[in-house]
RNA sequence: GAAUGAUAAGAGCAAACCAUCUGAAAGGGUGGGGCGCAAAGCUAUAAGGGACUAAAGGGAUACUUGGUAUUCCAAUGUCAGCCAGUUGCCGUU
Numbered sequence: 001g002a003a004u005g006a007u008a009a010g011a012g013c014a015a016a017c018c019a020u021c022u023g024a025a026a027g028g029g030u031g032g033g034g035c036g037c038a039a040a041g042c043u044a045u046a047a048g049g050g051a052c053u054a055a056a057g058g059g060a061u062a063c064u065u066g067g068u069a070u071u072c073c074a075a076u077g078u079c080a081g082c083c084a085g086u087u088g089c090c091g092u093u
Base pairs, nucleotide, nucleotide: 002093003092004091005090012037013036017032018031019030020029021028022027035081041086042085043084048083049082050079051078052077057073058072059071060070061069062068063067
């Protein structure tokens, strides 16, 4: 330097769920918890795909002139524990 995650050591992270805060929602923060993780570190207009939500805005329908209800479209809102990009510890070869 490259490949790799069988085994080992020392650490690290923390799904569901619960409490609480926050947000229109998706989601996020904190504490508990522990399903799992060799990148479950970081990156969401400073490469890209994918997924989730739909407040504002726009369309349709109903009521009927008041905006309300239902529904569709649609990120500027999110997700890195979906793929990806990037950096890195330990072991093995």